[in-house]
RNA sequence: AGAGUUUGAUCCUGGCUCAGGACGAACGCUGGCGGCGUGCCUAACACAUGCAAGUCGAACGGAGAUAAGCGCUGAAUUGAAGGAAGCUUGCUUUUGGAUUUUCUUGCUUAUCUUAGUGGCGGACGGGCGAGUAACGCGUGAGCAACCUGCCCCUCAGUGGGGAACAACAGUUGGAAACGACUGCUAAUACCGCAUAAUGUGCCGUCGGGGCAUCCCGGUGGCACCAAAGGAGCAAUUCGCUGAGGGAUGGGCUCGCGUCCGAUUAGAUAGUUGGUGGGGUAACGGCCUACCAAGUCGACGAUCGGUAGCCGAACUGAGAGGUUGAUCGGCCGCAUUGGGACUGAGACACGGCCCAGACUCCUACGGGAGGCAGCAGUGGGGGAUAUUGCACAAUGGAGGAAACUCUGAUGCAGCAACGCCGCGUGAGGGAAGACGGUCUUCGGAUUGUAAACCUAAGUUAUCAGGGACGAAGAAAGUGACGGUACCUGAAGAGAAAGCUCCGGCUAACUACGUGCCAGCAGCCGCGGUAAUACGUAGGGAGCGAGCGUUGUCCGGAUUUACUGGGUGUAAAGGGUGCGUAGGCGGGUCAGCAAGUCAGGCGUGAAAUCCCACGGCUCAACUGUGGGGCUGCGCUUGAAACUGUGGAUCUUGAGUGAAGUAGAGGCAAGCGGAAUUCCUAGUGUAGCGGUGAAAUGCGUAGAUAUUAGGAGGAACACCAGUGGCGAAGGCGGCUUGCUGGGCUUUAACUGACGCUGAGGCACGAAAGCAUGGGGAGCAAACAGGAUUAGAUACCCUGGUAGUCCAUGCCGUAAACGAUGAUUGCUAGGUGUGGGGGGUCGACUCCCUCCGUGCCGGAGUAAACGCAAUAAGCAAUCCACCUGGGGAGUACGACCGCAAGGUUGAAACUCAAAGGAAUUGACGGGGGCCCGCACAAGCAGUGGAGUAUGUGGUUUAAUUCGAAGCAACGCGAAGAACCUUACCAGGUCUUGACAUCCGACUAACGAGGCAGAGAUGCGUUAGGUGCCCUUCGGGGAAAGUCGAGACAGGUGGUGCAUGGUUGUCGUCAGCUCGUGUCGUGAGAUGUUGGGUUAAGUCCCGCAACGAGCGCAACCCCUGCCAUUAGUUGCUACGCAAGAGCACUCUAAUGGGACCGCUACCGACAAGGUGGAGGAAGGUGGGGAUGACGUCAAAUCAUCAUGCCCCUUAUGUGCUGGGCUACACACGUAAUACAAUGGCCGUUAACAAAGAGAAGCAAUACCGCGAGGUGGAGCAAAACUCCAAAAACGGUCUCAGUUCGGAUUGUAGGCUGCAACCCGCCUACAUGAAGUUGGAAUUGCUAGUAAUCGCGGAUCAGCAUGCCGCGGUGAAUACGUUCCCGGGCCUUGUACACACCGCCCGUCACACCAUGGGAGCCGGUAAUACCCGAAGUCAGUAGCGUAACCGCAAGGAGCGCGCUGCCGAAGGUAGGAUUGGCGACUGGGGUGAAGUCGUAACAAGGUAGCCGUAUCGGAAGGUGCGGCUG
Repeated sequence: AGAGUUUGAUCCUGGCUCAGGACGAACGCUGGCGGCGUGCCUAACACAUGCAAGUCGAACGGAGAUAAGCGCUGAAUUGAAGGAAGCUUGCUUUUGGAUUUUCUUGCUUAUCUUAGUGGCGGACGGGCGAGUAACGCGUGAGCAACCUGCCCCUCAGUGGGGAACAACAGUUGGAAACGACUGCUAAUACCGCAUAAUGUGCCGUCGGGGCAUCCCGGUGGCACCAAAGGAGCAAUUCGCUGAGGGAUGGGCUCGCGUCCGAUUAGAUAGUUGGUGGGGUAACGGCCUACCAAGUCGACGAUCGGUAGCCGAACUGAGAGGUUGAUCGGCCGCAUUGGGACUGAGACACGGCCCAGACUCCUACGGGAGGCAGCAGUGGGGGAUAUUGCACAAUGGAGGAAACUCUGAUGCAGCAACGCCGCGUGAGGGAAGACGGUCUUCGGAUUGUAAACCUAAGUUAUCAGGGACGAAGAAAGUGACGGUACCUGAAGAGAAAGCUCCGGCUAACUACGUGCCAGCAGCCGCGGUAAUACGUAGGGAGCGAGCGUUGUCCGGAUUUACUGGGUGUAAAGGGUGCGUAGGCGGGUCAGCAAGUCAGGCGUGAAAUCCCACGGCUCAACUGUGGGGCUGCGCUUGAAACUGUGGAUCUUGAGUGAAGUAGAGGCAAGCGGAAUUCCUAGUGUAGCGGUGAAAUGCGUAGAUAUUAGGAGGAACACCAGUGGCGAAGGCGGCUUGCUGGGCUUUAACUGACGCUGAGGCACGAAAGCAUGGGGAGCAAACAGGAUUAGAUACCCUGGUAGUCCAUGCCGUAAACGAUGAUUGCUAGGUGUGGGGGGUCGACUCCCUCCGUGCCGGAGUAAACGCAAUAAGCAAUCCACCUGGGGAGUACGACCGCAAGGUUGAAACUCAAAGGAAUUGACGGGGGCCCGCACAAGCAGUGGAGUAUGUGGUUUAAUUCGAAGCAACGCGAAGAACCUUACCAGGUCUUGACAUCCGACUAACGAGGCAGAGAUGCGUUAGGUGCCCUUCGGGGAAAGUCGAGACAGGUGGUGCAUGGUUGUCGUCAGCUCGUGUCGUGAGAUGUUGGGUUAAGUCCCGCAACGAGCGCAACCCCUGCCAUUAGUUGCUACGCAAGAGCACUCUAAUGGGACCGCUACCGACAAGGUGGAGGAAGGUGGGGAUGACGUCAAAUCAUCAUGCCCCUUAUGUGCUGGGCUACACACGUAAUACAAUGGCCGUUAACAAAGAGAAGCAAUACCGCGAGGUGGAGCAAAACUCCAAAAACGGUCUCAGUUCGGAUUGUAGGCUGCAACCCGCCUACAUGAAGUUGGAAUUGCUAGUAAUCGCGGAUCAGCAUGCCGCGGUGAAUACGUUCCCGGGCCUUGUACACACCGCCCGUCACACCAUGGGAGCCGGUAAUACCCGAAGUCAGUAGCGUAACCGCAAGGAGCGCGCUGCCGAAGGUAGGAUUGGCGACUGGGGUGAAGUCGUAACAAGGUAGCCGUAUCGGAAGGUGCGGCUG
């Protein structure tokens, strides 16, 4: 950076599509590791469970635990002194109760825990994006209109009292939640009092400041308002109160910016402002009463839809476009709606009250709840994670602190979701292994790839060690984590896929499939040889990923600011006037809004860019710098724009003097013509058409004469002439009236240009009312035409056309070209005016208009070109693929018809413009041809022959199909041929090659059979080469096995070759050059000429090739040469000769060469001379580039497919020869230009001949036979007829004609039944010249007469040749057919057998209307009215204060009132869904009817309108040329 796709090709316009990047992604296949990030985009759906906000005992009274002390009661335990008894005199028993221990209980102290009172915090942190189009957000200002707990600084203070309420105890209600009553009690809880200023309020005063209200400071007076204590031995410290200041955080106001819709244009009643009052921290209609009537809006109000905003992210060269996940700032929300309380801060996510919905508990009386906190569940969804660890770090709350709490946070888990990094191995290794794939069978490729050898070990694995993160001194403290990292060990061991390979787009082959299955982003692949489907091999790309889908930007300059257009592609409003708006002439000095420059503030951090660092690198991250293109303030500049002022005249306008004109309106007048009426003349027709008819006319038409009536239009002049803004305007006169142009330069002094809305005008048709109505004429009627003819043509004819008034408001309203201004070569017409000369003619200059040509320039081209589509400027309108559709809905206008505005769903990959080459035209011009015409003979009618179709058949083998199939393949079907049918055979085969075994081969006769074939005997016969004589080999045969043979089976649309045809028409091309953006053009066109692209001349062409012509053959004349089998001037023969005929070889001859004229003096033409021949002498061979997918696979060859005991092979018989019929081609006739008979030695040419032609002769009526001379041929043979002469027939179905049939024969051949030819006799059909139509032929031709040959045993009326006799006509190119050249139109290019329109029928799709039905939304009006604030208050209650008391103040409850959510009712609005039926639209395979359009499309088309019709459409009126 571009590419594909409209066409036969081209250029352009224009859409669609692709290659790039990105993602909170999803899906498919696959999946080794690590780091860093990210992870419900959907149901702001519902939530089980756990956790997420507590803390302070150094505020307080309690409670509990522990310990100590003290006291007391009781219990248990211990058991001293002492006593008593006994006696063993030192022991036992008993009494005693000191004492000890434990428990209980009370008090005190200490420590710990804590329900409650109290304080601080639950307004932070965390989540989500429903709502919000807003001062919500962003940015920048402001508050002289504000608040701010905790924190910091400063000043001052902290005195003295009082009354309660929880807890607790008792009683009591309840299932529970939770209360109720009575009683007691503490405080940093609550309440008076004192103290009181720098606070607040009021009254003064002084100074200063401000944009206003006002503010700041000083000063004087009066009034009012505070407090709390805790810890500590203490020092002290933490608190508390008042005030000032700061910081932080917030509140409010304003400028600017912030999506779509005008098919939302008007909105608004607390609405806008004021005054008083209330309320708030504070301003304010924030609220209230009254007063006024304002306020907002095309610079888009209101309404509707959508949406959190930003820093930023993605993309882009940028400008832009899109997005708003993660991170950060702001806002809003917390089940839905409403409300307040507390508080520094909330109208409060894990607080309260009420209402609604939902869920749960319940003893049915009542209660409880809110994951859009972290996990997690269900659900929704294409889709998104663990009911993890820890407070170690960072941060937060509370606390004096220890510390507690913290799903904030730090980490871990899951997921290739993203980014980044690493690995899956490295080096060597050719017999280029095996295998696979392809193959031309040779090989190629996979491929150094593997095997194999060597070494190193990343990652993973195992083992050992083992952190930083932890700080302000020391100590202590780690969730992550035995993690990162380090070391060691073993071993290539554990680790590659995905997509694509027709073009775009890197990468190709085979097989399978056969418009099937399928692919596809676009173009498009697939119908038997698919690089496009599927598979395989190979290849390309990327790589732990690769593809697909979705979305955004890009490419797309395809909304164009940068950076587009509007004559014909989409697009200039039908035209003007003019409002807002936009833009605007010269000079001067100001101002400084825009503009420019400097400075200051801000533009948070992160992001981005640069530099340097930290993790091994990178991703990631740290530091510094830059940037953040913006906004504000300030200082300055003054060129340009702006703005106020002054001035000027050239833009514009006015005046004056002239002037042309179908400019407009109104009135009047005129003649020609048509029609009608009256009268006259006059008689049978008129009229109309392609031809007719309807119609008119003997009741007198048409024609003609005179008079009259009436309406409409104004011939000639008349002109790409004039006027007008456009539509439009045409007899003459008058009146009124608009505009233009020229000259002048007196006046004004920028007064200008454009112009959204708006207003006005606006052809024709149409509408309304009233007139008018001659002609014309939709509709309609009739007549024609036609398959039909709702048309074209004809005869009539009504609306209408005309006038007046009022609507309508559209046209191809076009120059398909908006208006205005300036500039940029010319030439030539024409209309109007002026000047140059006194004037005229002419000429020149100039202004305004209107045409043509043309340069630069421009344009896709065509073209435009001073009347621009050129170069610039201003303003308006309009366009953004085709169809749907100028349709639907809505709105506005209209009496209606309808107009204006104006979509979407769906559908297509095009639709389109200009030009090019062809082809075509019921377009044009020129020319040719037996094309027509002029002639001759035919075909079409008859019977016959032959081919074809059809039918039939077991088979009637196959092919050929307009010309260009049909007497064609077939130059010859009885068998064979033969491919077809029936029957009966064979299976390596009838034919070829290879292998093995055997045998020489060959071969007469016999039997069975229709034959193929089978059986059997073997008579005969024994070959060639080498030899070591054993044998071997070549060739041949038989048998066997398999490779293979074979196929007239398919495909001529896979092919070669060959052929037909246009057409023996004159064309078809190339090189170089030139022109064109290009396809292409030129040459090759033009003027002449020719049979001819033949030649000449001209020419941006010059040359060349294939064709034409010539060269070749035959023929016509002559010469030369040659002379057998030919010939004969030798009487015959022999012989001789070669003049002639002839033969066959070589030459000559004809070239417009000569001449006259025509022509450009050329080419050439017309005539003439000479000549055998005269203008290519006649004929043949020769067939350009190409067309028809023309013909042929059955001549042959051949790819692929198919058959393989048969679709092959051989045999017998049959068929190709059938026969109601139709067509083609022929021969024979229909007769007298003839038939028949006879005569004459009538007269050819070209051919053929050995399995042949066959003479003379003989036989037979004849076909023919017998026989065989001669001849491999100028020698012999086949071998003439018509004609001519004579006779006969006399116009008949005949003495024409010969079909058919019978009989008898002949020939060929194994064989003439199906199914040959010929002969004789007999028979004697149709047919008397042929409808429509149609063929051949222009001279030795047609016509007519016979002859020969190929094929062939036999079999031509066919075919190919040959000669004999031998005409007529051609004025001419209008017409038919075919062709050539030029030109024109085209919507055709498969090329007119083209293309294509509409109705109808069927299927599907989306959509409009639709009686209605069902929802949603936002308002409005009314009703009800929860909680609650506020207000009122008569009832009730009441500790602190006052009062001696009574009572009061105050407060609470209750009640009432305003407001008030949900709810209800109502009528509308708006927006969806469904909907019988209905309207059109789109798309579909090969449906039906017509033929509208494209060519003059067969009636030129199209536009508007009206009307009619199955449909395309027709017609009227006006318009356009496309």
Molecule: small-subunit ribosomal RNA
Organism: Ruminococcus sp.